The prediction has a mean pLDDT of 80.
This is a predicted structure of a 79-nucleotide RNA (c-di-GMP-I riboswitch aptamer) from Paraliobacillus salinarum.
Rfam family: c-di-GMP-I riboswitch aptamer. From the family's description: GEMM was predicted in a large-scale screen for bacterial structured RNA regulatory elements. Genes associated with GEMM are involved in a diverse array of functions, including chemotaxis regulation, signal transduction, secretion and chitin.
Lineage of the source: Bacteria > Bacilli > Caryophanales > Bacillaceae > Paraliobacillus.
[in-house]
RNA sequence: UACUGAUAAAGGCAAACUUAUUGAAAAAUAAGGACGCAAAGCUUCAGGCCUGAAUAUGAAUGGCGGCUGAGCUACCAAU
Numbered sequence: 001u002a003c004u005g006a007u008a009a010a011g012g013c014a015a016a017c018u019u020a021u022u023g024a025a026a027a028a029u030a031a032g033g034a035c036g037c038a039a040a041g042c043u044u045c046a047g048g049c050c051u052g053a054a055u056a057u058g059a060a061u062g063g064c065g066g067c068u069g070a071g072c073u074a075c076c077a078a079u
Stems, first nucleotide, its partner, number of pairs: 002079001004077002012037002017032006035066001041072003045069003048064003
């Protein structure tokens, strides 16, 4: 550097659910909690999905990187 990911080892993340706060909502944050994850680390660039307040309709500019692709970066170990 490339590739791979053991029932190994070190370390990591944390779904549902509960409580509190924020928000119109989707959802987010914090604490608890573990369904899972070898990029479940980061970025909405492309697609997809969720929401639809501001009077009604329509409409993301709101949200999801733990939906997929792409880009950037990275721990441990085998070869």